[in-house]
Context: one part of a larger RNA
RNA sequence: UGACGGGGACCCGCACAAGCGGUGGAGCAUGUGGUUUAAUUCGAAGCAACGCGAAGAACCUUACCAAGUCUUGACAUCGGAAUGCCAGGGGAGUAAAGUCCCCCUCUCUUCGGAGCAUUCCAGACAGGUGGUGCAUGGUUGUCGUCAGCUCGUGUCGUGAGAUGUUGGGUUAAGUCCCGCAACGAGCGCAACCCCUAUGCCCAGUAGCCAGCAGGUAAAGCUGGGAACUCUGGGGAGACUGCCAGGGAGAACCUGGAGGAAGGCGGGGAUGACGUCAAAUCAUCAUGCCCCUUAUGAUUUGGGCUACACACGUGCUACAAUGGCGUAAACAAAGGGAAGCGAAGUGGUGACAUGGAGCGAAUCCCAAAAAUAACGUCCCAGUUCGGAUUGUAGUCUGCAACUCGACUGCAUGAAGCUGGAAUCGCUAGUAAUCGCGAAUCAGAAUGUCGCGGUGAAUACGUUCCCGGGUCUUGUACA
Numbered sequence: 001u002g003a004c005g006g007g008g009a010c011c012c013g014c015a016c017a018a019g020c021g022g023u024g025g026a027g028c029a030u031g032u033g034g035u036u037u038a039a040u041u042c043g044a045a046g047c048a049a050c051g052c053g054a055a056g057a058a059c060c061u062u063a064c065c066a067a068g069u070c071u072u073g074a075c076a077u078c079g080g081a082a083u084g085c086c087a088g089g090g091g092a093g094u095a096a097a098g099u100c101c102c103c104c105u106c107u108c109u110u111c112g113g114a115g116c117a118u119u120c121c122a123g124a125c126a127g128g129u130g131g132u133g134c135a136u137g138g139u140u141g142u143c144g145u146c147a148g149c150u151c152g153u154g155u156c157g158u159g160a161g162a163u164g165u166u167g168g169g170u171u172a173a174g175u176c177c178c179g180c181a182a183c184g185a186g187c188g189c190a191a192c193c194c195c196u197a198u199g200c201c202c203a204g205u206a207g208c209c210a211g212c213a214g215g216u217a218a219a220g221c222u223g224g225g226a227a228c229u230c231u232g233g234g235g236a237g238a239c240u241g242c243c244a245g246g247g248a249g250a251a252c253c254u255g256g257a258g259g260a261a262g263g264c265g266g267g268g269a270u271g272a273c274g275u276c277a278a279a280u281c282a283u284c285a286u287g288c289c290c291c292u293u294a295u296g297a298u299u300u301g302g303g304c305u306a307c308a309c310a311c312g313u314g315c316u317a318c319a320a321u322g323g324c325g326u327a328a329a330c331a332a333a334g335g336g337a338a339g340c341g342a343a344g345u346g347g348u349g350a351c352a353u354g355g356a357g358c359g360a361a362u363c364c365c366a367a368a369a370a371u372a373a374c375g376u377c378c379c380a381g382u383u384c385g386g387a388u389u390g391u392a393g394u395c396u397g398c399a400a401c402u403c404g405a406c407u408g409c410a411u412g413a414a415g416c417u418g419g420a421a422u423c424g425c426u427a428g429u430a431a432u433c434g435c436g437a438a439u440c441a442g443a444a445u446g447u448c449g450c451g452g453u454g455a456a457u458a459c460g461u462u463c464c465c466g467g468g469u470c471u472u473g474u475a476c477a
Base pairs, nucleotide, nucleotide: 001477002476003474004473005472007471008470009469010468011467012466013465015461016460019425020424021423022422023421026316027315028314029313030312031311032310033309034307035306042053043052064302065301066300067299068298069297070296073125077124078123079121080120081119082118083117084116088103089102090101091100092099106115107114108113127291128290130289131288132287136285137284138280139279140278141276143274148187149186150185151184152183153182154163155162156161167178168177169176193268194267195266196265198236200234201233202232203231204230208225209224212223213222214221239262242256243255244254245253246252318418322377323376324375325374326373328371334365335364336363339358340357344353345352346351384415389410390409391408392407393406394405395404431453432452433451434450435449436448437447
């Protein structure tokens, strides 16, 4: 100087407390451990691994296993020779691929050749999701969006170092003010960026429809309009600017006015010096080591989907603030051409048929659902709950046996609110309700977004956890 303390002082955080809803019990989904297996590919491991890499394992993916094949190779560059190919079609063979046979058969040209492609030969080499993340780059997590981390000059100290950065206030903040052997500066904080909350100006189609006219079963449907909504460009607005009180005539704090918004308005992006030899050689790159008729390449089939069990994360429930039925209402944000697919028709339904319109503020996906109204059920393992199983189907796709999703009928399990323990959340939040997208042929209860309805509580900082500043002690460096 740090680090640590079941030392002290001060301060903060959904850290506790006050509340609301969960997890832990049940069934299922999913990940992990373990076990099993020919293989169940690999990685991730307290917080910070475990719906994680994986924004999507039937084949492919795929790295694993079994079997069949290839050896200059599936891919790249170079030399020599041959051919005119390649692509495409047919056949033999195979589990499939490799393999073999047949048909077809380049361009330019000064006719010397050149270009391109394929095959063969030879080696240089290719190739490796093989090892080492404790050799590395790059990227990322975490403490933590915590308020810290440093430097120059000066001064003090023999020196390591100190000072500045401490102190009094204040702040979300090393934020600002005052003081001070310090004076300044840098990286962080804040602001500058994006979205959102309110007016104004400009513009007006594909969006809108107040007034005028036409028109319909209904309809911005048509003429038209530019008011309104909205869209998208510009600009305004919030700065403790104004008032009162407190405070040190400070910074700032408390209250008020006006205002759409008030003291950081709400949200996002943004992550200092560093810590954890943290994670990743399987995104990629890369040193070294290793394999080279195999640890490379390819094909078929299997596996990653196993199942006495254990854990994590979720979904659905256990019901009446509910279930079911009928007929009504109100979103936002997205996606669409190898696509979205309307009306109509068939089917109980998944869906089929159909093909209008739309590269989309035009058309389509598209029905929002909770909610409200009416009816029914009457507290039961039930008209709760839907697992499991049987059967009949639909769709995608060469192909749904291992191993897809969905539909109809039948079946109708556990479960009556969950021990010790433990998690999230402070406002348009929690809770609850549906909608969309990426990936994607098909395959979400996951993920990322979107809006609808919409709470309770916070006395306070004694205690638990984590963090910051100052100070004190010294098993430690």

Notes: The part of an RNA shown here (small-subunit ribosomal RNA, 3' major domain) has 477 nucleotides and comes from an uncultured bacterium. Rfam family: Bacterial small subunit ribosomal RNA. Rfam links the family to the GO terms structural constituent of ribosome and ribosome. Its Rfam clan is "SSU clan". Model confidence (mean pLDDT): 82 of 100.